Small-subunit ribosomal RNA, 5' domain from an uncultured prokaryote, 499 nucleotides, folded computationally. RNAcentral holds the full RNA, with entries from ENA. Rfam family: Bacterial small subunit ribosomal RNA. The prediction has a mean pLDDT of 84.
Context: one part of a larger RNA
């Protein structure tokens, strides 16, 4: 010293913490939506008007609601299963690279064109979902036009030199979209030149144990030439060469995320990485690409498996290591709670919507810290326990009484701050006043030495004790219990672990 357990005992507050085990298996409800200021299309309940009593307009309403399409879902949240490795760390490289959304600079925003959803229709199907016909619109998708200082080829100039870097002249190729109306220094869109910000890749050095693991490699080691990527590179291929790595510990095999940290210790050193923050890496198990800036993507896709569920047996559906919860396993770990009012964050001009992130409440002495469980007086040393040489001693000023006080609790009253303009979950909470009233508040271990603290009775090597010595076989300060006494104290002691 703990993320702890267990045993006993438990009064309050504040702060934190809280499946260490089975990356065991999950019923529910929720956690990524958003935008009508991109775009067609468009209900219904109700009310009301007429009505030939079948209806039909009007409002509701361009609402609700799916669809196109944009941006978002690669972030926030979770868990350590793999991983001894450029994965951490910590110093460097990119002249070998990308980087939506933000800042800034420079140039544009032009002319047509065909679709496909929703819709309306026929139709398959137990569902899940399909499948054919017809209409349509866009900032959706195709074409032309128009340009470079951007790509590519060629030629030069500087600079650097491993490819390269910056200029400068040809020739080739490529773009664009419109919407609002609050019409003005609006927003959006295309190409480009810088930043910022993220990210990728390499490479020094440093990261656990076994040698009772000594050899290990055939894309293996290097080269040429292409492929692939933003990019280097056997990454991938083909030819060629035979080469690489190793007691400076390879290959193997066992453990394991990694740091900041935290924990002990004068320090060095040890020991660990739970909250919190950085980085990795995972999403039922294995595999694969697709959209896209970013993904091989926890709550997208396909493919196999195992396992659950639905079925009309034909086929289908699902993935809590996301908050709560359940069930297992376990010594052992919370509520199926409120708001989105802060603070972030997605989308949106905005108002706003969504945020189980987050803010808060809830359980749990789990932990740390803080306060309380009353002062003051008070000897007839009361009763009563206990021991006693029967004088007495001791609990013990302790209690009782008498004086006082009200922190806590409770009851009324008042009430914030957190919110730059409006909004407050928490919350009538903090926190302030008032009112009676000591009232509502102690225990746990130990006392033979170590080690603070002893007498009785009971047992009689038996019960039982026990961290080591060792107690116990009839006077046991070592068992048991009383009575007194010493440590801690809302906690005390037992256990486990570390230094």
């Nucleotide at each position: 010293a703990c993320g702890a357990a267990c045993g006993c005992u438990g009064g309050c507050g504040g702060u934190a913490u809280g499946c260490u085990u089975a990356a065991c298996a999950c019923a529910u409800g929720c956690a990524a939506g958003u935008c009508g200021a991109a775009c067609g299309c468009g209900a219904a309940a109700g009310u009301u008007u007429c009505u030939u009593c079948g209806g039909a307009g009007a409002c509701g309403a361009g609402u609700a609601g799916a669809g196109u399409g944009g941006c978002g879902c690669a972030c926030g949240g979770g868990u350590g299963a793999g991983u001894a490795a450029c994965g951490c760390g910590u110093a460097g490289a990119u002249a070998a690279u990308c980087u939506g959304c933000c800042c800034u600079g420079a140039a544009g925003u032009u002319u047509g064109g065909g679709a496909c959803a929703a819709c309306c229709u026929u139709u398959c199907g137990a569902a899940a979902g399909g499948a054919g016909g017809g209409c349509u619109a866009a900032u959706a998708c195709c074409a032309g036009a128009u340009a470079a200082c951007a790509a590519u080829g060629c030629a030069u100039u500087a600079c650097a030199u491993a490819a390269g870097u910056a200029g400068c002249g040809u020739a080739u190729u490529u773009g664009a979209a419109a919407g609002c109306u609050u019409u003005a220094u609006g927003u959006g869109c295309c190409c480009u030149g810088g930043g910022a910000c993220g990210a990728g890749u390499c490479u020094g050095c440093g990261u656990a144990c076994c040698a009772u693991u000594a050899g290990c490699u055939a894309g293996u080691u290097g080269g040429u030439g292409g492929g692939u990527u933003a990019a280097u590179g056997g990454c991938c291929c083909a030819c060629c060469a035979a080469g690489g790595c190793g007691a400076c510990g390879a290959u193997g095999g066992u453990u394991a995320g990694c740091g900041g940290g935290u924990c002990u210790g004068a320090g060095a050193g040890g020991a660990u990485g739970g909250u919190c923050c950085g980085c990795c890496a995972c999403a039922c198990u294995g595999g694969a690409a697709c959209u896209g800036a970013g993904a091989c993507a926890c709550g997208g896709u396909c493919c196999a498996g195992a396992c659950u569920c639905c079925u009309a047996c034909g086929g289908g559906a699902g993935g809590c290591a996301g908050c709560a919860g359940u069930g297992g396993g376990g010594a052992a770990u919370c509520u199926u709670g409120c708001g989105c009012a802060a603070u972030g964050g997605a989308c949106g001009c905005a108002a706003g919507u969504c945020u189980g992130a987050c803010g808060c409440a809830g359980c749990a002495a789990u932990a740390c810290c803080g306060c309380g469980u009353g002062a003051g007086u008070g000897a007839a040393g009361a009763a009563g326990g206990c021991c006693c040489u029967c004088g007495g001693g001791u609990c013990g000023u302790a209690a009782a009484g008498c004086u006082c006080u009200u922190u806590u609790a409770u009851c009324g009253g008042g009430g914030a701050a957190g919110a730059u303009g409006a909004u407050g979950a928490c919350g009538g909470u903090a926190c302030c006043c008032g009112a009676g009233g000591a009232a509502u508040a102690a225990g746990c271990a130990c006392c033979g030495g170590c080690u603070a603290a002893c007498u009785a009775c009971g047992u009689g090597c038996c019960a039982g004790c026990a961290g080591c010595c060792g107690c116990g076989g009839u006077a046991a300060u070592a068992c048991g219990u009383a009575g007194g006494g010493u440590g801690c104290a809302a906690g005390c002691g037992u256990u486990g672990u570390u230094c």